The prediction has a mean pLDDT of 85. The part of an RNA shown here (small-subunit ribosomal RNA, 3' major domain) has 469 nucleotides and comes from an uncultured bacterium.
[in-house]
Context: one part of a larger RNA
RNA sequence: UGACGGGGGCCCGCACAAGCGGUGGAGCAUGUGGAUUAAUUCGAAGCAACGCGAAGAACCUUACCAAGGCUUGACAUGGGGGUGACCGGUACAGAGAUGUACCCUCUCUUCGGAGCACCCCACACAGGUGGUGCAUGGUUGUCGUCAGCUCGUGUCGUGAGAUGUUGGGUUAAGUCCCGCAACGAGCGCAACCCUUACGUUCAGUUGCCAGCACAUGAAGGUGGGCACACUGGAGGGACUGCCGUGGAUAACACGGAGGAAGGUGGGGAUGAUGUCAAAUCAUCAUGCCCCUUAUGUCUUGGGCUUCACACGUGCUACAAUGGCUCAUACAGCGUGAAGCGAAGCAGCGAUGCGGAGCGGACCACGAAAAAGAGUCCCAGUUCGGAUUGCAGGCUGCAACCCGCCUGCAUGAAGUUGGAAUCGCUAGUAAUCGCGAAUCAGCAUGUCGCGGUGAAUACGUUCCCGGGCC
Numbered sequence: 001u002g003a004c005g006g007g008g009g010c011c012c013g014c015a016c017a018a019g020c021g022g023u024g025g026a027g028c029a030u031g032u033g034g035a036u037u038a039a040u041u042c043g044a045a046g047c048a049a050c051g052c053g054a055a056g057a058a059c060c061u062u063a064c065c066a067a068g069g070c071u072u073g074a075c076a077u078g079g080g081g082g083u084g085a086c087c088g089g090u091a092c093a094g095a096g097a098u099g100u101a102c103c104c105u106c107u108c109u110u111c112g113g114a115g116c117a118c119c120c121c122a123c124a125c126a127g128g129u130g131g132u133g134c135a136u137g138g139u140u141g142u143c144g145u146c147a148g149c150u151c152g153u154g155u156c157g158u159g160a161g162a163u164g165u166u167g168g169g170u171u172a173a174g175u176c177c178c179g180c181a182a183c184g185a186g187c188g189c190a191a192c193c194c195u196u197a198c199g200u201u202c203a204g205u206u207g208c209c210a211g212c213a214c215a216u217g218a219a220g221g222u223g224g225g226c227a228c229a230c231u232g233g234a235g236g237g238a239c240u241g242c243c244g245u246g247g248a249u250a251a252c253a254c255g256g257a258g259g260a261a262g263g264u265g266g267g268g269a270u271g272a273u274g275u276c277a278a279a280u281c282a283u284c285a286u287g288c289c290c291c292u293u294a295u296g297u298c299u300u301g302g303g304c305u306u307c308a309c310a311c312g313u314g315c316u317a318c319a320a321u322g323g324c325u326c327a328u329a330c331a332g333c334g335u336g337a338a339g340c341g342a343a344g345c346a347g348c349g350a351u352g353c354g355g356a357g358c359g360g361a362c363c364a365c366g367a368a369a370a371a372g373a374g375u376c377c378c379a380g381u382u383c384g385g386a387u388u389g390c391a392g393g394c395u396g397c398a399a400c401c402c403g404c405c406u407g408c409a410u411g412a413a414g415u416u417g418g419a420a421u422c423g424c425u426a427g428u429a430a431u432c433g434c435g436a437a438u439c440a441g442c443a444u445g446u447c448g449c450g451g452u453g454a455a456u457a458c459g460u461u462c463c464c465g466g467g468c469c
Stems, first nucleotide, its partner, number of pairs: 008469006015460002019424005026316008034307002042053002064302007073125001077124002079121006088103006106115003127291002130289003136285002138280003141276001143274001148187006154163003167178003193268004198236001200234005207226001212223003239262001242256005318417001322376005334365003339358002344353003383414001388409007430452007
């Protein structure tokens, strides 16, 4: 000077408390440990590993295992020689890689050759998801969007250092005010950026009978028009600006007016100096070490999907604020050409046939819960849907290992969950569906979107984390 204290003071945070809903019990999904295995590739390890890398393991991916092959090599550059191709196709052998045979087959040219491609030879070399994240760059997590971290000059101190940055107030904030041997400055805070909430203006192939007309079985369907709504460009608007009270005549706090919005309006992006030899050599790059007929590379098949068990994260439930049936409303973000795919038809259905329209405010994907009517009458049930059998559908060279979906049948555990533990303060929790990335196919995961829409906060003694003295 820091760090720490079951030392003190002050102050924050869904930290506790007050509430609401969960997890821990059940079944399943998924990740991990362990066990198993020829292999079950590797990494991640308290918070900050465990629906994590993986925004998608049937082959591929794939790094693992078995077997079969290759050795200048699957890929790059260079030398010499040979061929004229490469691509594509056929037949045979083979699990395939591959091998053999055949067909097809280059360009320019000064005819010397050149370009390009393939093959052969020798060597430099290639190659390595092999090791070391405790040799590294880069990137990332975390404390933490916490309010801190420093510097110049001056002053003080022998010095390490201190001061400034402490103090009195105040703030979400080292935010601001006042004071002060300090005076200034920088990185952070805030603001500038995006989005959302309200007007104005400009624009109108979406919207509107608003006002007019036409037409109809019906729809802005048509003429016509940008008023409204909407879309998207500009600009306005909020600044404690105004009033009152308190305060030190300050900063500021509280109340009020006006206002769509009020004291940072809501949300996002934005992460200081540093900490953890934190994570990553398997994104990439890279030093050193190691392999070089193999630790490289190609292929087929298998594995990453195993299963006495244990843990994490989720989904579905245990029901009547509900299940089922009928009839029927209302979104937003988005996506679409090797695509989205309407109407119509077939099928109980998954789906098939079909192919309109749309590179899309124009067409398509395309809502559910809610509200209405009926039924069930508290039961392992008209709850719950695991598991299993059969029959089908789709994608794909191929669904046995190992995909998703549908129908019929089957109907398990489960009657609200011990100790313990998690999230959330408002359009939030809870609940309902929708979209996208990845993607041939595969979502209970992830990232977004809207619909319905609460309860509670006395307070800071206590638990946890953090800031200042």
Its Rfam family is "Bacterial small subunit ribosomal RNA". The full RNA is in RNAcentral, with records from ENA.